[in-house]
Context: one part of a larger RNA
RNA sequence: UGCACAUGGUGGAUGCCUUGGCAUCGAGAGCCGAUGAAGGACGUAGGAGUCUGCGAUAAGCCCUGGGGAGCUGACAACCGAGCUGUGAUCCGGGGGUGUCCGAAUGGGGAAACCCGGCUGGAGGAAAGUCCAGUCACCUCUACCUGAACACAUAGGGUAGUUGGAGGGAACGCGGGGAAGUGAAACAUCUCAGUACCCGCAGGAAGAGAAAACAACAGUGAUUCCGGGAGUAGUGGCGAGCGAAACUGGAAGAGGCUAAACCUCAAGUAUGUGAUAGCCGGCGGGCGUUGUACUUGGGGGGUUGUGGGGCCGCAUGGUCUGUUCUGCCGGACAGACGAAGAGUCAUAAACCAUGAGUGAAGUUGAGACGGCUGGAAAGUCGUGGCAUAGAGGGUGAGACCCCCGUAGACGUAAGCUCAUGGCUCUUGUGCGUGACCCCGAGUAACACCGAACCCCUGAAAUUCGGUGUGAAUCUGGCGGGACCACCCGUUAAGCCUAAAUACUCCUCGAUGACCGAUAGCGGACUAGUACCGUGAGGGAAAGGUGAAAAGUACCCCGGGAGGGGAGUGAAAUAGUACCUGAAACCAUGUGCAU
Numbered sequence: 001u002g003c004a005c006a007u008g009g010u011g012g013a014u015g016c017c018u019u020g021g022c023a024u025c026g027a028g029a030g031c032c033g034a035u036g037a038a039g040g041a042c043g044u045a046g047g048a049g050u051c052u053g054c055g056a057u058a059a060g061c062c063c064u065g066g067g068g069a070g071c072u073g074a075c076a077a078c079c080g081a082g083c084u085g086u087g088a089u090c091c092g093g094g095g096g097u098g099u100c101c102g103a104a105u106g107g108g109g110a111a112a113c114c115c116g117g118c119u120g121g122a123g124g125a126a127a128g129u130c131c132a133g134u135c136a137c138c139u140c141u142a143c144c145u146g147a148a149c150a151c152a153u154a155g156g157g158u159a160g161u162u163g164g165a166g167g168g169a170a171c172g173c174g175g176g177g178a179a180g181u182g183a184a185a186c187a188u189c190u191c192a193g194u195a196c197c198c199g200c201a202g203g204a205a206g207a208g209a210a211a212a213c214a215a216c217a218g219u220g221a222u223u224c225c226g227g228g229a230g231u232a233g234u235g236g237c238g239a240g241c242g243a244a245a246c247u248g249g250a251a252g253a254g255g256c257u258a259a260a261c262c263u264c265a266a267g268u269a270u271g272u273g274a275u276a277g278c279c280g281g282c283g284g285g286c287g288u289u290g291u292a293c294u295u296g297g298g299g300g301g302u303u304g305u306g307g308g309g310c311c312g313c314a315u316g317g318u319c320u321g322u323u324c325u326g327c328c329g330g331a332c333a334g335a336c337g338a339a340g341a342g343u344c345a346u347a348a349a350c351c352a353u354g355a356g357u358g359a360a361g362u363u364g365a366g367a368c369g370g371c372u373g374g375a376a377a378g379u380c381g382u383g384g385c386a387u388a389g390a391g392g393g394u395g396a397g398a399c400c401c402c403c404g405u406a407g408a409c410g411u412a413a414g415c416u417c418a419u420g421g422c423u424c425u426u427g428u429g430c431g432u433g434a435c436c437c438c439g440a441g442u443a444a445c446a447c448c449g450a451a452c453c454c455c456u457g458a459a460a461u462u463c464g465g466u467g468u469g470a471a472u473c474u475g476g477c478g479g480g481a482c483c484a485c486c487c488g489u490u491a492a493g494c495c496u497a498a499a500u501a502c503u504c505c506u507c508g509a510u511g512a513c514c515g516a517u518a519g520c521g522g523a524c525u526a527g528u529a530c531c532g533u534g535a536g537g538g539a540a541a542g543g544u545g546a547a548a549a550g551u552a553c554c555c556c557g558g559g560a561g562g563g564g565a566g567u568g569a570a571a572u573a574g575u576a577c578c579u580g581a582a583a584c585c586a587u588g589u590g591c592a593u
Stems, first nucleotide, its partner, number of pairs: 001592009015578001016543002020514002022511007029503002031167002039101003042055003046079002049075003061095006070083003106115003116135007137164002140160006171202001172200005182189001186236001212219002223250005233241002254495003257439001261299010276289001277286002279329006304473001306438004311431005317336007338426005350421008361409003367382005383400002385389001391403003444468008454480001475490005530537002550577001553564004
């Protein structure tokens, strides 16, 4: 020095464990904010630091419900000082306080700082100082004022506004909008209207009650899912892209206007002085009340077997009042009655009663003995409960020890349902088809661009830009150029639940999900330490034991660390702590050189 065996050291693999994660399901919730949010800075306990809580009333204050013996949060002890059956600590509900920054909003600013005005107050001889309140901008409403320029308008000002702003994981709608890539290169094309940026909203959003489909038969708003179907199509007919009708389901809901016409009010223009007008007839009376247009309010009206207006006829009550006046007729308004309807769009609130649900919470059966062991839940024996033998804990493996579980009970706010109060509505039918209305710089067309399965094509349909520019039911649009016939439908106004999408968040449950190089980056002081000017990047690090019983005392040593003694079942379990592999390093013995 090598090999072998044994015993150790080092090291932290493996096994076991789990406080933490991951995924899914069910239910809930789906916003917070000028009454100052989200997120922070700085403080705050008798005692230093970090986390948690809280805010100068600062691990807390008040009220109230629960609960019932201990308590003064965690790391994390120790000491001190206290609270508590006059019910503390703790768990719910409501309120109060809530420094400074932050939309940040009195002004400024290099966030958590600086400097002010006004009103009231404290203090003071006064000033400095301190406290409470208030003072940003925009929009809207009302009023005041008020230029160029007479009226006016712009502008300025005051008051009011629980209007806005900012934040938020994904889902939604809209405005912009790539490239890597694929096409085995690449330019049309694709990736893709994706990523990304911006705006806006809701608990969902968007869409939505046919100017729709279809095909000679019919359907009857929208949305979503299964099929139709990778079909019909489209496509340097390459790569690729890719419907619909129809059918099976989920859900199910329909409404309001514009216009014609009547009426009221205001404004403008015009007007005979009486066969303009004041509901009609007769008689009387009034005197710009008239007519036309514009604007606003009310009634009316809402449809495609076209609808409505206007006109005529018929049919439903009672009472009161109005319509210049007396009578007759008519119209209108109000009240009562009758009928119907209703709060989630179609108008909209609230109250009472009852029921259910509902925070913290309450109750909840039944086991003992022997043996092994450090310890019984193991094993043996004899029992019990079960609407409870889910699960967890307890010194090993417990239905009957503890927490629980099945079942039962319980209330505030709130929510849901029912009933009543309450609120709202009241016309319809027939006829004439003469007159009026039925959404205009719209539809359509031309050019350009885009969306549609559809890359301009024979290219309909839809949307945008520029230009031109209709018709009103004997009207218009569509049925894939266009025309005819036929069929469907009624654009150019608005609202609309459910079925659908998502999960920052709360509760519960589950797993042929992970088990510390795994599982979230993070089981632990983690978005921490650390790196970077910055945007940003981003770790490592779990386990004594049942219980600290964490080794009193003695010895060696400066200490570190050991040897005894002691604890413990175990100390080769000693806080460098479960197990403790390998590389690597030693010691002892044997063999070889």
Overview: This is a predicted structure of a 593-nucleotide part of an RNA (large-subunit ribosomal RNA, domain I) from Aeromicrobium sp. IC_218. The RNAcentral record of the full RNA draws on ENA. The organism belongs to Aeromicrobium, within Bacteria. The coordinates come from a structure-prediction model, not an experiment, and the mean pLDDT is 81.